[in-house]
Predicted 3D model of a 1099-nucleotide part of an RNA (large-subunit ribosomal RNA, half B) from Nitzschia supralitorea. The coordinates come from a structure-prediction model, not an experiment, and the mean pLDDT is 83. The full RNA is in RNAcentral, with records from ENA. NCBI's taxonomy places the organism under Eukaryota, Stramenopiles, Bacillariophyta, Bacillariaceae, Nitzschia. A source record names the gene rrl.

Context: one part of a larger RNA
RNA sequence: UUAUGUUGAAGGAACUCGGCAAAAUGACUCCGUAACUUCGGAAUAAGGAGUGACUUUUCAAGGGCAACCUUGAAAAGUUGUCACAGAAUCGGGGACAGCGACUGUUUAUUAAAAACACAGGUUUCUGCGAAUUCGUAAGAAGAUGUAUUGAAACUGACGCCUGCCCAGUGCUGCAAGAUUAAAGGAAAAGGUCUUUUGGCUUUAACCCUAACUCCCAGUAAACGGCGGCUGUAACUCUGACGGUCCUAAGGUAGCGAAAUUCCUUGGCAUUUAAUUGGUGUCCUGCAUGAAUGGCGUAACGACUGUCCCACUGUCUCCAACAUAAACUCAGUGAAAUUGAAUUCUUCGUGAAGAUGCGAAGUUCUUGCGGCUAGACGGAAAGACCCCGUGCACCUUUAGAAACGCUUUUGAAAUACCACUCUAAAAAUUUUUUAUUGCUUAUUAGUUAAGACAGUGUAUAAUGGGUAGUUUGACUGGGGCGGUCGCCUCCUAAAGAGUAACGGAGGCGUGCAAAGGUAAACUUGAACUGAACUAUAACAGUUCUAAAGCAUAAUAGUAGAUGUUUGCCUGACUGUAAGAUUGACAAAUCAAGCAGGGACGAAAGUCGGUUAUAGUGAUCCGAUGAUUCUGAGUGGAAAUGGUCAUCGCUCAACGAAUAAAAGGUACGCCGGGGAUAACAGGCUAAUCACUCUCUAGAGACCCUAUCGACGGAGUGGUUUGGCACCUCGAUGUUGGAUUAUCGCAUCCUGGAGCUGUAGGUGGUUCCAAGGGUUUGGCUGUUCGCCAAUGAAGGCGGUACAUGAUCUGAGUUUAGAACGUUGUGAAACAGUUUGGUCCCUAUCUACCGCAAGUGUAAAAAAUUGAGAGGAGUAAACCUUAGUACGAGAGGACCGGGAAAAGUAAAUCCAUGGUGAAUCGAUUGUUGUACCAACAGCAUAGUCGAGUAGCUACAUUUAUAAUAAAUAAUCACUGAAAGCAUCUAAGUGAGAAAUUAACCUCAAUACAAAUUUUUUUUAAAAUGUAAUAGAUGAUUACAUAGAUAGGCUUGGUGUGUAAGGAUUGUAAGAUUUUUAGCUAACAAGUACUAAAUUAAUUUUAA
Repeated sequence: UUAUGUUGAAGGAACUCGGCAAAAUGACUCCGUAACUUCGGAAUAAGGAGUGACUUUUCAAGGGCAACCUUGAAAAGUUGUCACAGAAUCGGGGACAGCGACUGUUUAUUAAAAACACAGGUUUCUGCGAAUUCGUAAGAAGAUGUAUUGAAACUGACGCCUGCCCAGUGCUGCAAGAUUAAAGGAAAAGGUCUUUUGGCUUUAACCCUAACUCCCAGUAAACGGCGGCUGUAACUCUGACGGUCCUAAGGUAGCGAAAUUCCUUGGCAUUUAAUUGGUGUCCUGCAUGAAUGGCGUAACGACUGUCCCACUGUCUCCAACAUAAACUCAGUGAAAUUGAAUUCUUCGUGAAGAUGCGAAGUUCUUGCGGCUAGACGGAAAGACCCCGUGCACCUUUAGAAACGCUUUUGAAAUACCACUCUAAAAAUUUUUUAUUGCUUAUUAGUUAAGACAGUGUAUAAUGGGUAGUUUGACUGGGGCGGUCGCCUCCUAAAGAGUAACGGAGGCGUGCAAAGGUAAACUUGAACUGAACUAUAACAGUUCUAAAGCAUAAUAGUAGAUGUUUGCCUGACUGUAAGAUUGACAAAUCAAGCAGGGACGAAAGUCGGUUAUAGUGAUCCGAUGAUUCUGAGUGGAAAUGGUCAUCGCUCAACGAAUAAAAGGUACGCCGGGGAUAACAGGCUAAUCACUCUCUAGAGACCCUAUCGACGGAGUGGUUUGGCACCUCGAUGUUGGAUUAUCGCAUCCUGGAGCUGUAGGUGGUUCCAAGGGUUUGGCUGUUCGCCAAUGAAGGCGGUACAUGAUCUGAGUUUAGAACGUUGUGAAACAGUUUGGUCCCUAUCUACCGCAAGUGUAAAAAAUUGAGAGGAGUAAACCUUAGUACGAGAGGACCGGGAAAAGUAAAUCCAUGGUGAAUCGAUUGUUGUACCAACAGCAUAGUCGAGUAGCUACAUUUAUAAUAAAUAAUCACUGAAAGCAUCUAAGUGAGAAAUUAACCUCAAUACAAAUUUUUUUUAAAAUGUAAUAGAUGAUUACAUAGAUAGGCUUGGUGUGUAAGGAUUGUAAGAUUUUUAGCUAACAAGUACUAAAUUAAUUUUAA
């Protein structure tokens, strides 16, 4: 120190999430017993009284022939105790609420519950070869049952009840119509052979045609659902009343801040000193509500919440004792862990929190007992989070699909079964034969159903009942949101190119002219003429391209790419040197040649459009063309090839498939600190705190006090950002315990200013020595409240501290409510329940030793240094004085109680006191009586020595000095003045340094003093004022060290035995006896014996 027990002064739940744990209650007899009630209960309700021993009497029951015995009850009297169910066994009680009716069942191993079940209620199916279920089938269960049967589903005793909606989804029904498969029928067309009267073949209109579906009804104790807006009444409010929109219908009764209420700790009342709790009520029901049952309800509950009585070590506040560990010795003897270790502190650095790096400091060597702050300690390849074209289950109106048949492979022992053998006995069975009775295959006859059923094949429908899958990526974590291809600009840093969930916009076409060519022409805006309503038109002036070019933007363009007109179709066919750009696939520009053209007098121009978007690979299929191919050969067709064209918001746009959504808290695996939640780090938007500027407020007056709009900083406590260490694990809120530091100071101390009269304040400066409470509510930190007080400070320390504790909250698995979802399920919504491991190696810290040095030894000191302590003050006095009109009411100074905190102590007061004394129950034993002993928590109870202790007692927290802070001053210049300062000199605080207490020479300058000059220490023994072990201290025969003995003290309370007395229990006397642990004194009776050995002996 822990565990398990015992006891406890005063208080009595103040503890705590919560009376957890403990205490208390407890048996029998008698008395007495409420609300409520399903009349049974509630009920051992609650609350009281009695109980031993002895004597006498009476009664009852049983047994016995009887004498009498056993058991029970009652009455009277006597007697002892602190206490008579004397020990053990052995309900605490009451009140209110929620949920579930009840007894039961459940997650063997974290959940016992409000979950499941349940009797009762309801619905649906089921006529018997039943429905339903198992099976491929035969067959079986249902059931040797028959609708009062059986099966399925929902609800959940009982009481009062159970509203509206059939539009959706189901289920049931109906059959008129619509739609619809294979099959059947069949016109027509193509191909081909033949030759016409046709055959073969391909496609196949149309006709006929089932269920399903549509359609029409029904059904909610089927799945489910059950509204807005607005006007209105003689104060106001409200809205009985009205209007309007929508709907399948708009929530009825009841209940309601609830296991449901976010806001919310709702309002009011009650309970309390104080209540986020409880109860009652209100209704503003985020998001109640009627068998997914609604509301009540007696009884019941190891259920959940609240209150009261009793009771207590839960607590204020801990103390003592017992036992077992811990510690020492003897014996025996594991484990996890472990890169290697020669394993300090602080500050800094650093993959961002260092025993190991840098600097400074500290440090003689080695053990033992403790402690748990660190070694991002040990344990478990993190369960949270993300990732994987991982897994598994589950769901559904995700998508797709068929279920079949046949066959085959694959150890062994024991036990059991089976099998075999032997013997005996018994039983059973079988066979043969005979007889009797019954039944049946079969055969024959009769009757019922009847081409239905059944089976096979094809086809359509239904089909999470089942199986196998899919369910994108980017992403300042992931999800939600957004985006995904192409074009233009900026970013882009004057070649090209260049990223971001950077900033702006467009495209998924258009045009038969908006195309080609030749010719001609020049836009637009503003102002003025110009008076008027005027934009059109005209003239002038100015700007100079701002216009236009189908469209976004950019570039270009007036010697046109713009506008107008004429004629046309080059918006041509076949090609192409050479370039640009791309990883590739692709994409882009293009002179020239040939053909045949348009326009132009001609040179020439023309292979669409001022340029840059207007898009999609491959496979597959379709259409047209084709001197290609044509399955023995020849021919034809089909098919294939070539050229041209068409079909993808394959928009997740280089397109995984023709075809695909979700849940997991029941989860699993592989990985990640490549990526989130905690903490650290960086940053400081936010936050906190300063400074500055004064507009203003302050009657007047910026700065007594307050200070907008702005500006400049500091800090690293908030919310964030980043994603740097850690995912082969750095445990998370709050509380307990123990703290330590900062100061931006809550109190106390010292000052300045004040819009300071005094008192009480406001504000600012200095100051971190000490202090900084107890309760109610809540998991709370926080907060509100009650009370007290000088004050009830703010922060850091891994939101300090879980190898120290707790586990109420959060955050696994059970369950419920509301809400969302078709569902599986989900919810920074609520509610109830729910396993916290570790023997300490190192460092650090608290102690205790051994060794070595400094000294030869012993004894006594000094004190470098270190630590501790440091609180506040009612009241009295000064003094009812200063001040003040009064009311009130001091500074400074002098005393000082109680409190807090700390240390020491045990005389007294208390506690404990397991080897003290006494009382006493049950039982066993010492043969019996008596007297004793054992066991029952030390059996229980009453006292109690020493010791240890607090609730007890004593003391301290004091006085003083030095140097200072803010501040106040003296003298005094720079600066003829002024100025506390520059030189110089003072005052000045709980802070600092001393002083007080403790440690301290391993203080390496290893100090000083005294004594001894021959000793000294250890070992050994008896011990305690000491103690885990060592150590320390006392003593060791020249001795009181321990035991014993004697005496005394203390405690208990009158022993045993005897006598007397009483019928007896018992009483009296001997006797204030007897006994008495740890206490005191005395006393060598016992044990500290003798001898030997070891170490040292210096200057």